Background: The prediction has a mean pLDDT of 88. The part of an RNA shown here (small-subunit ribosomal RNA, 5' domain) has 485 nucleotides and comes from an uncultured bacterium.
Context: one part of a larger RNA
RNA sequence: GGACGAACGCUGGCGGCGUGCCUAAUGCAUGCAAGUCGCACGCAGAGUGCUUGCACUCUGAGUGGCGCACGGCUGAGUAGCACGUGGGAACGUACCCUUCGGUGGGGGAUAACGCCGCGAAAGCGACGCUAAUGCCGCAUACGCUCCAGUUCGCUGGAGGAAAGCAGCAAUGCGCCGGAGGCUCGGCCCGCGGCCCAUCAGGUCGUUGGGGAGGUAACGGCUUCCCAAGCCGAUGACGGGUAGCUGGUCUGUGAGGACAAUCAGCCAGACUGGGACUGAGACACGGCCCAGACUCCUACGGGAGGCAGCAGCAAGGAAUUUUCGGCAAUGGGCGCAAGCCUGACCGAGCAACGCCGCGUGGUGGAUGACGGCCUUCGGGUUGUAAACACCUUUUGGGGGGGAAGACGAUGACGGUACCCUCCGAAUCAGGCUCGGCUAACUCUGUGCCAGCAGCCGCGGUAAGACAGAGGAGCCAAGCGUUGUCC
Numbered sequence: 001g002g003a004c005g006a007a008c009g010c011u012g013g014c015g016g017c018g019u020g021c022c023u024a025a026u027g028c029a030u031g032c033a034a035g036u037c038g039c040a041c042g043c044a045g046a047g048u049g050c051u052u053g054c055a056c057u058c059u060g061a062g063u064g065g066c067g068c069a070c071g072g073c074u075g076a077g078u079a080g081c082a083c084g085u086g087g088g089a090a091c092g093u094a095c096c097c098u099u100c101g102g103u104g105g106g107g108g109a110u111a112a113c114g115c116c117g118c119g120a121a122a123g124c125g126a127c128g129c130u131a132a133u134g135c136c137g138c139a140u141a142c143g144c145u146c147c148a149g150u151u152c153g154c155u156g157g158a159g160g161a162a163a164g165c166a167g168c169a170a171u172g173c174g175c176c177g178g179a180g181g182c183u184c185g186g187c188c189c190g191c192g193g194c195c196c197a198u199c200a201g202g203u204c205g206u207u208g209g210g211g212a213g214g215u216a217a218c219g220g221c222u223u224c225c226c227a228a229g230c231c232g233a234u235g236a237c238g239g240g241u242a243g244c245u246g247g248u249c250u251g252u253g254a255g256g257a258c259a260a261u262c263a264g265c266c267a268g269a270c271u272g273g274g275a276c277u278g279a280g281a282c283a284c285g286g287c288c289c290a291g292a293c294u295c296c297u298a299c300g301g302g303a304g305g306c307a308g309c310a311g312c313a314a315g316g317a318a319u320u321u322u323c324g325g326c327a328a329u330g331g332g333c334g335c336a337a338g339c340c341u342g343a344c345c346g347a348g349c350a351a352c353g354c355c356g357c358g359u360g361g362u363g364g365a366u367g368a369c370g371g372c373c374u375u376c377g378g379g380u381u382g383u384a385a386a387c388a389c390c391u392u393u394u395g396g397g398g399g400g401g402a403a404g405a406c407g408a409u410g411a412c413g414g415u416a417c418c419c420u421c422c423g424a425a426u427c428a429g430g431c432u433c434g435g436c437u438a439a440c441u442c443u444g445u446g447c448c449a450g451c452a453g454c455c456g457c458g459g460u461a462a463g464a465c466a467g468a469g470g471a472g473c474c475a476a477g478c479g480u481u482g483u484c485c
Base pairs, nucleotide, nucleotide: 001485002484003483004482006481007480008479009478010477013357014356015355016354017353018352019350020349021315026313027312028311030310031309032308035066036065037064040063041062043060044059045058046057047056048055049054073268074267075266083192084191085190086189087188088187091185092184096181097180098179099178100177101176102175103174104138106136107135113128114127116125117124118123144159145158146157147156148155149154164173165172166171194240195239196238201231202230203229206228207227208226209225210224211223212222213221243265244264245263246262247258248257249256250255270291271290272289273288274287293304294303295302296301321347323346324345325344329343330341331340332339333338360390361389362388363387370381371380372379373378395422396421397420398419399418400417404412429474430473431472432471433470434455435454436453440469441468442467443466444465450457451456
């Protein structure tokens, strides 16, 4: 000098765009953040039509399907194939696309509901009824899986599927088996990136092999047996610290430091462990167990998890609204209409940052008054003011008024912007002035009070303290502190 997610002091007019718990991965009141489908299904309630027992509409919980593994948050752990990059073979992939083939015929339940009972509650139990795209057999099998054979063309055997709904219909949306693709993911390897040797030896599923099991898949992944290996000063093992990267800051560069916002990957969801469901989880707003904590209780027993958006307490030098909207973009479900979406889009708060604008412009000397200094002549503040003319950015009043939307639909918003009227009107501070370093005098003080980044100033004329006048540098900021280069 530059930089900052900054803080502190003094000061503070506006706009645009960004950014905003770096500390306690501390604890959380309240609301919201993941639902949707009646074109899968039965039921209940209400309404309409009313031919009086049907049709239609709406609402509700339930069965079923898809979603809830995305999106959002955080950085605790992790020195690891976690990440980056480049390769690899033994894998999976719902929805979507392409393509081949199929969708036949039966059965048994159950929630809702009814009724009874238990419990303070959370909730639970018995009996009875019922539907389906829910469940189970049977049939069929182009391809699929397994076994055997094989002249490698294939042959034989065994096993394994399905669901309907809407529509007058055409047909549409589905369903099952296979192949290919897309996308996403699992696995393995080479190389790369912290500190400590005051950590020097480490290791028994350890290293390799055979059999078996397990997985979507390779593999000591697991197990039995066999061998005794394997790693290490090119730093094993141990300890400390840390999410990694694209990048960001600095530097001519080499390099150094950092890892906020945005983007990719990883990991976590009160702490520890576990599996279930599922194409996918060992699952933030799912389940079970244990623990700590908080809450309810009729003391028998129960409920909870903001590292989602707001918000509260605490910690701290320090970090925002319990706002509006699904209008846009995107996501889930749905044939659709649409519903949901604290993702997102916006508004609010904060000079926290960057950028832009303003606080007026031109003229104006007897260099007014006042202040300060003075060698008392004057000098300086200073064209500065007054005064004259001009302008209206900003501001205030009035009027018009978007784009963003593609047929409809605009939270932002009567916003941006445009026109018009008014009036110089509403708007300047901070730090410094001994040298480094740009800017000097007077007064007060008297090694006191104080200053200070370093050198150093102050003990009676202090350009270094304090005040004043003046000056210098920046400017809606200016200084200080902290950190990095």